RNA sequence: UUCGAAUAAAGGCAAACCUGUCGAAAGGCAGGGACGCAAAACUAAAGGGCCUUACUCCGUUUGUAAGGUAGCCAGUUACCGAAA
Numbered sequence: 001u002u003c004g005a006a007u008a009a010a011g012g013c014a015a016a017c018c019u020g021u022c023g024a025a026a027g028g029c030a031g032g033g034a035c036g037c038a039a040a041a042c043u044a045a046a047g048g049g050c051c052u053u054a055c056u057c058c059g060u061u062u063g064u065a066a067g068g069u070a071g072c073c074a075g076u077u078a079c080c081g082a083a084a
Base pairs, nucleotide, nucleotide: 001083002082003081004080012037013036017032018031019030020029021028022027035071041076042075043074047073048072049069050068051067052066053065054064055063
């Protein structure tokens, strides 16, 4: 620097669902639980996407604002191992 081979090793995270709680909602947090993850670590400040709400435009569905999502893409940093 590149990659993730494999009953490898040290370990890590935790979808759906359930309970409690916060929120108008999307959704967040905590506990249980594991579908998965080699960045499922961090970042919503900057870019695209998606979701919610309000307003606007419109009749072939546009735009604005606020909120949310990084387990959609993205950006930043990094453990273990392998190859060069």